[in-house]
RNA sequence: GGGCGAUUAGCUCAGUUGGUUAGAGCGCUACACUGAUAAUGUAGAGGUCGGAAGUUCAAAUCUUCCAUCGCCCA
Repeated sequence: GGGCGAUUAGCUCAGUUGGUUAGAGCGCUACACUGAUAAUGUAGAGGUCGGAAGUUCAAAUCUUCCAUCGCCCA
């Protein structure tokens, strides 16, 4: 230098043909339960979907550029 893949909640990930509110598990907080803790149950907080621009009535999803990480080729 060229090619491919990944980037979504604190962590691990889903979201498959663009469309009604962005989700799950674990973790965190509160309450219930208990003598107390754990476990369990209920509720809640937490995201400008890596950044920018474009296409579209509408973008996590499509296009382009950039950034970081990984693999392959040279």

Description
A computed fold for a 74-nucleotide RNA from Candidatus Peregrinibacteria bacterium CG10_big_fil_rev_8_21_14_0_10_36_19, annotated as transfer RNA. Lineage of the source: Bacteria > Bacteria candidate phyla > Candidatus Peregrinibacteriota. Rfam family: tRNA. Gene Ontology term of the family: triplet codon-amino acid adaptor activity. Rfam classes the family as a transfer RNA. The sequence was found in a public genome assembly. The coordinates come from a structure-prediction model, not an experiment, and the mean pLDDT is 81.